Overview:
Predicted 3D model of a 100-nucleotide RNA (Glycine riboswitch aptamer) from a Paracoccaceae bacterium. Lineage of the source: Bacteria > Pseudomonadati > Pseudomonadota > Rhodobacterales > Paracoccaceae. Its mean pLDDT, the model's own confidence on a scale to 100, is 82. Of the family's consensus pairs, 90% are formed in the model.
[in-house]
């Protein structure tokens, strides 16, 4: 230097789901106890692509155990826009293990 695997890294793409109900506080508009927005608390509903958990075939030393996911569950996380996060895909480069 090459190949395979694992982990990090650069850049790009990257979905889904209530601006739901109620309480406190703040701001704005308004003739009005009303409307809108923001924050926070509680409740209900919902989403699955951080993470987490579960299982088949198959395999084994066969009471039992090993072992998957983008499937399932929603603990966590998330649900107007924006921001952030984001599995995965491509890309830049680094480290380690193994091999000829």
């Nucleotide at each position: 230097g090459c190949g395979u695997c694992a982990g990090g890294u650069u850049c790009g793409g990257g979905a889904g789901a209530a601006u739901c109900c109620g309480g406190c506080g703040g701001g704005c508009g308004c003739a009005c106890u009303u409307g809108c927005c923001c924050c926070u608390c509680g409740g209900u509903g919902c989403c699955g692509a951080a993470g987490g958990a579960g299982c088949a075939a198959c395999c084994g030393c066969c009471c039992c155990g090993g072992u998957a996911a983008a499937c399932u569950c929603u603990c966590a996380g998330g649900c107007g826009c924006a921001a952030g996060g984001g599995a995965c895909c491509g890309u830049u480069u680094c480290u380690g293990a193994c091999g000829a």